RNAcentral holds the full RNA, with entries from ENA and SILVA. Predicted 3D model of a 676-nucleotide part of an RNA (large-subunit ribosomal RNA, domain II) from Henriciella barbarensis.
[in-house]
Context: one part of a larger RNA
RNA sequence: GUCAGCGACUUAGUGUUGCGUGCAAGCUUAAGCCGUUAGGUGUAGGCGUAGCGAAAGCGAGUCUGAAUAGGGCGAUUGAGUACGUAGCAUUAGACCCGAAGGCAGAUGAUCUAUGCAUGAGCAGGCUGAAGGUGGGGUAACACCCACUGGAGGGCCGAACCGUUGUAUGUUGAAAAAUACUCGGAUGACUUGUGCCUAGGGGUGAAAGGCCAAUCAAAUCUGCUGAUAGCUGGUUCUCCGCGAAAUCUAUUUAGGUAGAGCGUCAGAUGAAUACUCCAGGGGGUAGAGCACUGGAUGGGCUAGGGGGACUCACCGUCUUACCAAACCUUACCAAACUCCGAAUACCUGGAAGUAAUAUCUGGCAGACACACGGCGGGUGCUAACGUCCGUCGUGAAGAGGGAAACAACCCUGACCACCGAUUAAGGUCCCCAAAUUAUAGCUAAGUGUGAAAGGAUGUGGGGUUGCUUAGACAAUGAGGAGGUUGGCUUAGAAGCAGCCAUCCUUUAAAGAAAGCGUAACAGCUCACUCAUCAAGCGACCCUGCGCCGAAAAUGUAACGGGGCUAAAGCUAUAUACCGAAAUCGUGGGCUCCAUAGGAGCGGUAGCGGAGCGUUCUGUAAGCCUGUGAAGGUGUCCUGUGAGGGAUGCUGGAGGUAUCAGAAGUGAGAAUGCUGAC
Numbered sequence: 001g002u003c004a005g006c007g008a009c010u011u012a013g014u015g016u017u018g019c020g021u022g023c024a025a026g027c028u029u030a031a032g033c034c035g036u037u038a039g040g041u042g043u044a045g046g047c048g049u050a051g052c053g054a055a056a057g058c059g060a061g062u063c064u065g066a067a068u069a070g071g072g073c074g075a076u077u078g079a080g081u082a083c084g085u086a087g088c089a090u091u092a093g094a095c096c097c098g099a100a101g102g103c104a105g106a107u108g109a110u111c112u113a114u115g116c117a118u119g120a121g122c123a124g125g126c127u128g129a130a131g132g133u134g135g136g137g138u139a140a141c142a143c144c145c146a147c148u149g150g151a152g153g154g155c156c157g158a159a160c161c162g163u164u165g166u167a168u169g170u171u172g173a174a175a176a177a178u179a180c181u182c183g184g185a186u187g188a189c190u191u192g193u194g195c196c197u198a199g200g201g202g203u204g205a206a207a208g209g210c211c212a213a214u215c216a217a218a219u220c221u222g223c224u225g226a227u228a229g230c231u232g233g234u235u236c237u238c239c240g241c242g243a244a245a246u247c248u249a250u251u252u253a254g255g256u257a258g259a260g261c262g263u264c265a266g267a268u269g270a271a272u273a274c275u276c277c278a279g280g281g282g283g284u285a286g287a288g289c290a291c292u293g294g295a296u297g298g299g300c301u302a303g304g305g306g307g308a309c310u311c312a313c314c315g316u317c318u319u320a321c322c323a324a325a326c327c328u329u330a331c332c333a334a335a336c337u338c339c340g341a342a343u344a345c346c347u348g349g350a351a352g353u354a355a356u357a358u359c360u361g362g363c364a365g366a367c368a369c370a371c372g373g374c375g376g377g378u379g380c381u382a383a384c385g386u387c388c389g390u391c392g393u394g395a396a397g398a399g400g401g402a403a404a405c406a407a408c409c410c411u412g413a414c415c416a417c418c419g420a421u422u423a424a425g426g427u428c429c430c431c432a433a434a435u436u437a438u439a440g441c442u443a444a445g446u447g448u449g450a451a452a453g454g455a456u457g458u459g460g461g462g463u464u465g466c467u468u469a470g471a472c473a474a475u476g477a478g479g480a481g482g483u484u485g486g487c488u489u490a491g492a493a494g495c496a497g498c499c500a501u502c503c504u505u506u507a508a509a510g511a512a513a514g515c516g517u518a519a520c521a522g523c524u525c526a527c528u529c530a531u532c533a534a535g536c537g538a539c540c541c542u543g544c545g546c547c548g549a550a551a552a553u554g555u556a557a558c559g560g561g562g563c564u565a566a567a568g569c570u571a572u573a574u575a576c577c578g579a580a581a582u583c584g585u586g587g588g589c590u591c592c593a594u595a596g597g598a599g600c601g602g603u604a605g606c607g608g609a610g611c612g613u614u615c616u617g618u619a620a621g622c623c624u625g626u627g628a629a630g631g632u633g634u635c636c637u638g639u640g641a642g643g644g645a646u647g648c649u650g651g652a653g654g655u656a657u658c659a660g661a662a663g664u665g666a667g668a669a670u671g672c673u674g675a676c
Stems, first nucleotide, its partner, number of pairs: 001676006011092013026047003032041003051058002061073004095233002098230001102223006113197001115195007122187001124156003127152001131148006160184003165180004199215001201211003236610006246259005261365001262363006271356001272354003275350006286339001287337002292333003297328003301323001303322002305319005369394010399410003414587004419583003425577003428561003434574001436573006447563001453547002457544010474531005480504003485499003510525001513524003588600005611665001613662005621655003630649008
């Protein structure tokens, strides 16, 4: 892992609601007793028939109160009760499995920690303390030399004890080892045997270490089915309806309660929803500046600053400054409003459609929501971000489209069909359907990713200037003189800089637009003539394109092939394809039921109807060796759980029907047991 078997809403008491049955202003017994069972008996008690008050108590009333007031709770004719059964609640282990733990009583120091008693062990080598002896030395000591001596938690190093580093091992040879290496090795040493200390306790040269492979409180047993607002699991079928992820509260936030939303029963009987009409209030969007604030230019003009005069003060005049208020100009606002919608909301009325609304009671689930559009807050007008409002979809929704893609677009799947029509989206091939038509655009493979910005890309529209008295471009020629203008300067001659910028000859030619020189020179330009011969500039609006354009496995930013008067884009038109939509044909079920209509996606959940298993009665019946149950094939049948027939196997039991009772249905629980 697979297969087989086992495996989870039970039982009892009490309460409450529905249904059934009996009796009914009543209903009913409990213990006990009698009885073989069946049953009988038993009237204590309980519920109901009257309420109000804390109570005494009063009573269709009563309480409060001074009250005959007012107010509260009641009455104004009434249905209960007992049993059965189902739902739910509650008390019990209470659907099942699952803690870490708590408490109690026992068992452990053969492991290990400390201690006690009594024993044992430590090759060999090195060093050479005190003390001593002899000699020297001193006044005497001290001191010096040699020998002796054999101290030490001394030194090196086996046994022994330990375990520093590395490697191997890591389903090991081993639940801690092996190899090499390393520390101690006469000591706070090591070790045998016996003994003591026990669980909130011991022992600890102290690491929360150790106390039998177990230690921040050992092990075993009991309480025990501890508790688990947590995780996982929870077994047959069909039918009807069908949610929520919000509000309020919570030692509350992943729990729970009340409300909202679901379902079932009863009541009410259109009271509801949609559309239209009529009547309402509003202060949002927008807009505006009349208020509150912000904020631009100008005018006018208090005030302030500066200057001058007089100058001690007062004062006079003036001003490139600042500037209130006022006038004018153009603006801004969630907490501004002189204004002010669309929607939404409220009330009344009307027609049609729709089993819509409301109330009472039983039972819930749910209170983690997600994305998209619109209106906002927050954030960076960031986020598949976060928080509200509102609508949709998913959740609980399949089908078609978007290459693939819960939430986007189309559309809501009762079943069957090798029938038809469409939606979104498509019609060259992959791939069903137009290589469809008409008129244009695009040359970028734009289409098939992107901004500021940039550009004689190209189409359309408009305004304006020049032009056969010859434009624009090109080519040929000229582009001069006073003069090197004056100043400045080493120099300054059109062209470093400053000032001026005239006159003349001319078809035309600047006291010079650019390059250039040290300064000149030189080359162009403006301007003019000629040649040529027909359009040429500037600006604005707009369609489609271009550049801007860099990323990590491999083209990889049309799904691919591929596409250029298109298979791209714009506009118009006609056909076709395309879904579980709609229609058709046949069938099933539910509801209203007269015809005939309407409906049948579905998680949590509520309600309804059934199948099957084991046992009991029916059953001393029926089936069965002419072959039961079980096993294994085939066929038939029912919407389904299932049922029936029959072959083979098997070899002795099985059981209709209608009822009753449950240890009643497995694929999941890192489920349990067994097999492979």